The prediction has a mean pLDDT of 77.
Two RNAs folded together computationally: RNase P RNA and transfer RNA, 484 nucleotides in total.
It holds a member of the Rfam family "Bacterial RNase P class A". It is annotated as a ribozyme. Its family is annotated with tRNA processing, dimeric ribonuclease P complex and ribonuclease P activity in the Gene Ontology.

RNA sequence: CAAGUUGGCUGAGUGAUCGCGGCUGGCGCUUCGGCGCUGGCUGAGGAAAGUCCGCACUCCACAGAGCAUGGUGCCGGCUAACGGCCGGGCGGGGCGACCCGACGGAAUAGUGCAACAGAGAGGUAUAUUGCCGUGACCACAAGCUUCGGCAAAAGGUUUAGCCACGGGCUUCAGCCCGGGGACGCGGCGAGGGUGAAACGGUGGUGUAAGAGACCACCGGCAGAGGCAGCAAUGUCGCUGGCCAGGUAAACCCCACCAGGAGCAAGACCAAGCAGGGCGAAGGGGCUGCUCGUCCCGUCUGACGUCCGGGUAGGUUGCAAGAGGGUGCCAGCAAUGGUGCUCCCAGAUAGAUGAUCACUAGCGUUUGCGUGAGCAAGCGCCCACAGAAUGCGGCUUAUAGGCCGACUUGGCCG
RNA sequence: GCGGGCAUGGUGAAACGGUAUCACGAUUGCUUCCCAAGCAACCAGUCCGGGUUCGAUUCCCGGUGCCCGCU
Numbered sequence: 001c002a003a004g005u006u007g008g009c010u011g012a013g014u015g016a017u018c019g020c021g022g023c024u025g026g027c028g029c030u031u032c033g034g035c036g037c038u039g040g041c042u043g044a045g046g047a048a049a050g051u052c053c054g055c056a057c058u059c060c061a062c063a064g065a066g067c068a069u070g071g072u073g074c075c076g077g078c079u080a081a082c083g084g085c086c087g088g089g090c091g092g093g094g095c096g097a098c099c100c101g102a103c104g105g106a107a108u109a110g111u112g113c114a115a116c117a118g119a120g121a122g123g124u125a126u127a128u129u130g131c132c133g134u135g136a137c138c139a140c141a142a143g144c145u146u147c148g149g150c151a152a153a154a155g156g157u158u159u160a161g162c163c164a165c166g167g168g169c170u171u172c173a174g175c176c177c178g179g180g181g182a183c184g185c186g187g188c189g190a191g192g193g194u195g196a197a198a199c200g201g202u203g204g205u206g207u208a209a210g211a212g213a214c215c216a217c218c219g220g221c222a223g224a225g226g227c228a229g230c231a232a233u234g235u236c237g238c239u240g241g242c243c244a245g246g247u248a249a250a251c252c253c254c255a256c257c258a259g260g261a262g263c264a265a266g267a268c269c270a271a272g273c274a275g276g277g278c279g280a281a282g283g284g285g286c287u288g289c290u291c292g293u294c295c296c297g298u299c300u301g302a303c304g305u306c307c308g309g310g311u312a313g314g315u316u317g318c319a320a321g322a323g324g325g326u327g328c329c330a331g332c333a334a335u336g337g338u339g340c341u342c343c344c345a346g347a348u349a350g351a352u353g354a355u356c357a358c359u360a361g362c363g364u365u366u367g368c369g370u371g372a373g374c375a376a377g378c379g380c381c382c383a384c385a386g387a388a389u390g391c392g393g394c395u396u397a398u399a400g401g402c403c404g405a406c407u408u409g410g411c412c413g
Numbered sequence: 414g415c416g417g418g419c420a421u422g423g424u425g426a427a428a429c430g431g432u433a434u435c436a437c438g439a440u441u442g443c444u445u446c447c448c449a450a451g452c453a454a455c456c457a458g459u460c461c462g463g464g465u466u467c468g469a470u471u472c473c474c475g476g477u478g479c480c481c482g483c484u
Base pairs, nucleotide, nucleotide: 001409002408003407004406005405006404007403008402009401010400012359013358014357015356016355017354018353020043021042022041023040024039025038026037027036028035029034045384049395050394052393053392054391055390056389057262058261059260060259064291065290066289067288069258070257071256072255073254074088075087076086077085078084089103090101091100092099093098104253105252110251111250112247113246129191130188131187132186133185134184135183137181138180143150144149155163156162157161165178166177167176168175169174200218201217202216203215204214205213219243220242221240222239223238225236226235227234228233266316267315268314269313275307276306277305278304279303282296283295284294285293323342324341325340326339327338328337329336330335361380362379363378364377365376366375367374368373414483415482416481417480418479419478420477423437424436425435426434431467440454441453442452443451460476461475462474463473464472
């Protein structure tokens, strides 16, 4: 210098004017309800978003039992809690910095699934290709066929062979090469082939041909140990031919977690109204079933349903909090402890905006300068987005800018 | 604000994890003097991005859009 990896920060600033929400003063008027004028302070985000998790808070019984259902899923730690975070292990990717992983049951508890192709798809699997043995056949062939045709030499034996047979060479002594087709029965799983996937690999022994059938080495798995580690796990040899396929984001099994609903929860105040028809012995306490328990009710009718009537307001919950900033201590870190300091939106159809100037930033033009750059003019001032009970996370969106650490390659000294 | 559901050719609907199907419509041709009807052929799709699997419309995660319910 180039190309990258990763952690974090920022998301314009200042002033003036006009406006909006909240809190709080002063003055004037008042029918004491308020109204008008005039100040001060304060007023969105890193995601306020999606509502995907977890809590606080509230009500339902004090939040109960079992099943069902749902969620989480390597180990250790952190936390109010979590599906979050930190550290570690294992697996995968990258030359590397580093990144990714729903990562329990090492699919050897069980059940299921695998289209098409293929001989065979999970079973002590697999044969119509192939290898081997054996029996019988083949000149009027057997057999195959597109029905035109194609179609041999293939035997004996005393078996590393010899004789016969076919082809080639030939110096005519001899030398070299060759062994068809189809059928039945049996053996085999090495080779070819299919597939996403075909039951360890290499070499040997063995055999008619072969094969973990057996042996050596390598790989995997299982069992029981030693060592290191809190653990996940790693490592070291030993034993066993055990060689077991994939799929659990299929059912399922195991461990752990979860009672339900949600601020439109809930509490208080104010205002208003009118009951009636039908069903009814059980109903309700907020997923489903059973139990338990509490409340209401059984003709003075709980509850359900239909018709009709009323309301469309206020206060609270609701802003001092698992709070922000900063220093120190413990810890690898997440995080915790502690001192100081700060008070920081609360709207309710929903306020937080507009204009101007300057600064910063960006773009562009011109001039100067060898160059890094400097000066001036003009323009933009922008991305994603916007509180609605609060908090901790995750996920998603995001113009431009800044800082730290690291990797690889090149060049110069 | 809270809770629940859906997305498949232009439209309306199907599809145990195994070649995405049906109807209407569109286009072209045949038929007819012309149109309609009829017949034949053909076009066109799983909301988007990842993951699991040999293989995803289907299973899982994230996003987008739409619909419904609750005072």